[in-house]
Molecule: SAM riboswitch aptamer (S box leader)
Organism: Flavobacterium sp. Leaf359
RNA sequence: UUGUUAUCACGAAAGGCGGAGGGAUUAGACCCGAUGAAGCCUUAGCAACCCUUUAAGCUUUAAAGAAGGUGCUACAUUCUACCAUAUUAUUGGAUAGAUAACAC
Numbered sequence: 001u002u003g004u005u006a007u008c009a010c011g012a013a014a015g016g017c018g019g020a021g022g023g024a025u026u027a028g029a030c031c032c033g034a035u036g037a038a039g040c041c042u043u044a045g046c047a048a049c050c051c052u053u054u055a056a057g058c059u060u061u062a063a064a065g066a067a068g069g070u071g072c073u074a075c076a077u078u079c080u081a082c083c084a085u086a087u088u089a090u091u092g093g094a095u096a097g098a099u100a101a102c103a104c
Base pairs, nucleotide, nucleotide: 002103003102004101005100006099007098008097013043014042015041016040017039021032022031023030026081027080028079029078044073045072046071049069050068051065052064053063054062055061056060077096082093083092084091085089
């Protein structure tokens, strides 16, 4: 970098440095931001993908856990865009994206 599978309306922030942008990209909308954005660091936390234990079971299910590898800690992946339904919606799906595991 690519492919496969799964998940994506739950949850969880303080401090230091920094100094104007940010919410992935394009467009529109709506927001966050000098009462300090992005980014980096520290500590804390959330979750439970990998993982650990136990019990069934036979390669899966359930319960519990959090030492380790990731991830995450404004807003639904902030919303819309394409298709379908329907009558205009917190509808279903697709595309794109994010994360994890595995393979290359």